The RNA shown here (c-di-GMP-I riboswitch aptamer) has 103 nucleotides and comes from a Lachnospiraceae bacterium. Rfam family: c-di-GMP-I riboswitch aptamer. Gene Ontology term of the family: cyclic-di-GMP binding. The RNAcentral record of the sequence draws on Rfam and Ribocentre. The coordinates come from a structure-prediction model, not an experiment, and the mean pLDDT is 79.
[in-house]
This record gives sequence, structure tokens and C1' cells, in this order.
RNA sequence: UAACAUAAAGGGCAAACAUUUAGUGAUAAAUGGACGCAAAGCAUGAAGUCAUAGAGAGAAAUCUGUAUAGAAAGAAAUCCGUUAUGAUGGUUCGGCUGCAUAA
Repeated sequence: UAACAUAAAGGGCAAACAUUUAGUGAUAAAUGGACGCAAAGCAUGAAGUCAUAGAGAGAAAUCUGUAUAGAAAGAAAUCCGUUAUGAUGGUUCGGCUGCAUAA
């Protein structure tokens, strides 16, 4: 000097929640506030999760309807899975950068 690791010192960031603003929404920003974080710094490369819109001869409680024992047909909360767009960096992996320094 560098790497790994994280005692000490100086510090840093800021979850939930509340208010305001923006957005269809997920959510984001500011202020307050601290659950926590050794990268909880930066940026969406890959995936996961979430939102919006659309296409599925997908499933569907239920409703309308009927020849009354039941059809055909139509509507349908919700679910599945798919495409596109967006959000999430405090979901994971990867990338870049970074303070201190004992064992």
C1' cells in the first nucleotide's frame, strides 16, 4: 500500500406512521419521526414482488332466462396465466464508487 474482516473513534443514512404535493395506481418527493442498516451510497443488467391496460373459444360463487326436472344464450365479483408499460436499489444476485482501522 492492497485485500478480507468489523473492535474503537468521528460520523452517515432513515423503516413504520403523520402532514403536504405529484400520479389512474403501485409509488415518489419535502417536513417531522427512528424500525433498523458497514454500503440502507449510485445506477434497473438478470430475476422476484407490486400496479395499470389489453388479448385468453382458461376457471368461476352468483344473477337473468327457460319447456318447470333441467336447457340454449347472456352478464359476472374473483382466480389463473400471458403481452406491454411503469414501480420497487431497505427483495435477491451481479456492476461501479466509498470513511476509519485494532485483532